[in-house]
């Protein structure tokens, strides 16, 4: 200097007048504060309401290396093993295929185990042909053909036998572990579980229009059925228990109103510690939207890259999608100077 990886800030600032919601305070009338980094998507996980006095078991659902975080998670740190990049770094669909059961089309001789060519041997034997016997190193088909290469050996040929890999067991070392490494053993017969299973850990529902109060009005009226050890009812399914209750139809009446839920929070900043990091304690300072057809716009000056994707409705923690444009640190690779 150029290209890249990784975290991280902004995403509009100031000042004026005029407006428009909410809060507190006044005698007037001035004063505070007012959309996001994703506010989206409704994918996870809670807080918090009510069913509800709410257990148990079967099924169902969900994660899935290994230790720690955390309220908790399918999230986040760190680490192991894989796959990808020259690298920085990113990514994983990561338990089990010796519990069982499927499936691997087609091509191919054959997909759990085999001889289509083709090497060697013997029959007459130069040779062809035809026949019996071994061979799985080569060739051909596949996405996949009885671990790979390379010597030595054979009739010709294979771990047959060496050496170097590669895997599975067993042993011994390190590590909390996943797992590394060392030795020892000739191979144990693919793959596929985001196929169905099995193992292990977890796991009510619904949802702020949840739901509490109050205010308001009325016909606890009228018919029928049943015995009660019935039958009904109960916020995933089935059972079991558990609690309430007589069950069916017909008819009338109020209410569409207020108030709370509504924002002080697992809340921001921030000192110091402690940990490799999420993080944990800690200190000292801040309150920062609460709307209910739904508030924050408009002019004007100045700075400018900011003109993008876009607008709360319970609240918070994460993930995933969008997304002009500017700045910052760190590191990785080219190349030129010194």
């Nucleotide at each position: 200097u150029a290209a890249g990886u990784u975290a991280g800030u902004c995403g509009a600032a100031u000042a004026a007048u005029c407006g428009c919601a909410u809060c507190g305070g006044u005698g007037a009338c001035a004063g505070a504060u007012g959309a996001g980094g994703a506010a989206a998507g409704u994918c996870c996980g809670a807080g918090c309401u009510c069913c509800a006095c709410a257990g148990g078991a079967u099924a169902g659902g969900a994660u899935g290396c290994c230790g720690g975080g955390u309220a908790a998670c399918g999230c986040c740190c760190g680490g192991u093993g894989g796959a990808g990049g020259u690298g920085a770094c990113u990514c994983c669909c990561a338990g089990g295929c010796u519990a069982g059961u499927g499936c691997c089309a087609c091509a191919g001789a054959a997909a759990u185990a085999u001889a289509c060519c083709g090497c060697c041997u013997u029959a007459u034997u130069u040779a062809a042909u035809u026949a019996a016997g071994g061979u799985a190193a080569g060739g051909g088909u596949g996405a996949a053909a009885a671990g790979g290469u390379a010597a030595g050996g054979u009739a010709a040929g294979a771990g047959c036998u060496u050496a170097c890999c590669g895997g599975g067991u067993u042993u011994c070392a390190g590590g909390u572990a996943a797992c590394u490494g060392a030795a020892a053993u000739g191979c144990c017969a693919g793959g596929u579980a985001a196929a169905c299973c099995c193992c292990a850990u977890c796991u009510g529902g619904a949802g702020u229009a949840a739901g509490u109060c109050c205010a308001a009005a009325u016909a606890g009226g009228g018919a029928g059925a049943u015995u009660a050890u019935a039958g009904g009812a109960g916020u995933g399914a089935u059972c079991c228990g558990c609690u309430c209750u007589u069950c069916u139809c017909c008819g009338g009446g109020u209410a569409a109103g207020g108030a709370c839920g509504c924002u002080u929070g697992a809340g921001g900043g921030u000192u110091c510690a402690g940990g490799c990091a999420a993080c944990u304690g800690u200190u000292c300072c801040c309150c920062u939207a609460g709307a209910c057809a739904g508030a924050u716009g408009a002019u004007u000056a100045u700075u400018u890259a900011a003109g993008a994707c876009a607008g709360a409705a319970c609240u918070c923690g994460g993930c995933u999608u969008a997304u002009a444009g500017a700045c910052u640190a760190a590191c990785u690779u080219a190349u030129u100077u010194u």
Background
A computed fold for a 338-nucleotide RNA from a Bacillota bacterium, annotated as Bacterial RNase P class A. RNAcentral holds the sequence, with entries from ENA and Rfam. Its Rfam family is "Bacterial RNase P class A". Rfam's curators write: Ribonuclease P (RNase P) is a ubiquitous endoribonuclease, found in archaea, bacteria and eukarya as well as chloroplasts and mitochondria. Rfam classes the family as a ribozyme. A source record names the gene rnpB. The coordinates come from a structure-prediction model, not an experiment, and the mean pLDDT is 76.